[in-house]
Molecule: transfer RNA
Organism: Parcubacteria group bacterium Gr01-1014_38
RNA sequence: GGGCACCUAGCUCAGUGGUAGAGCGUCUCGUUUACACCGAGAAGGUCGGGGGUUCGAUACCCUCGGUGCCCA
Numbered sequence: 001g002g003g004c005a006c007c008u009a010g011c012u013c014a015g016u017g018g019u020a021g022a023g024c025g026u027c028u029c030g031u032u033u034a035c036a037c038c039g040a041g042a043a044g045g046u047c048g049g050g051g052g053u054u055c056g057a058u059a060c061c062c063u064c065g066g067u068g069c070c071c072a
Base pairs, nucleotide, nucleotide: 001071002070003069004068005067006066007065010024011023012022013021018055026042027041028040029039030038048064049063050062051061052060
């Protein structure tokens, strides 16, 4: 320099145009002498930044940034 993939909750990841989810973790309550397990509930996201298309974008297009891999 060229090519490809990825970026969504604290972590690992779903979600391929119609109000953002799961597991784990955290917090509260229940249970227990207590802890753990288990049960119930809650908090936590401007979906990497900006722009475009669309009635509507996490998703499609452009651009910038970051991470990884391949080629040179």